RNA sequence: UCCGAUAAAGAGCAAAGUUGGGAAAACCCAACUGCGCAAAGCCCUGAAUCUAAAGCUGAACUGAGCCAUGAUCGUCAGGGUUGCCGAG
Numbered sequence: 001u002c003c004g005a006u007a008a009a010g011a012g013c014a015a016a017g018u019u020g021g022g023a024a025a026a027c028c029c030a031a032c033u034g035c036g037c038a039a040a041g042c043c044c045u046g047a048a049u050c051u052a053a054a055g056c057u058g059a060a061c062u063g064a065g066c067c068a069u070g071a072u073c074g075u076c077a078g079g080g081u082u083g084c085c086g087a088g
């Protein structure tokens, strides 16, 4: 440096659920818990997906359509940077 072992150790993250809080919603935050993760660390870009408050369109009695400036990266791809262990 590559690779990622039916290995071991230390450390880290945290799905679903419950409770509380925030948000128009998607969703987010905190605590408990622990499905999983070697980048499920950080930064940037693109795609995909979710929501539709405001706005616009049309309508006319509370309903429809469009739209991201709101979200998800534990959905995918590319780039940069750092990082545990060592069978090989």
Base pairs, nucleotide, nucleotide: 002088003086004085012037013036017032018031019030020029021028022027035074041081042080043079044078045077046076047075048072049071050070055066056065057064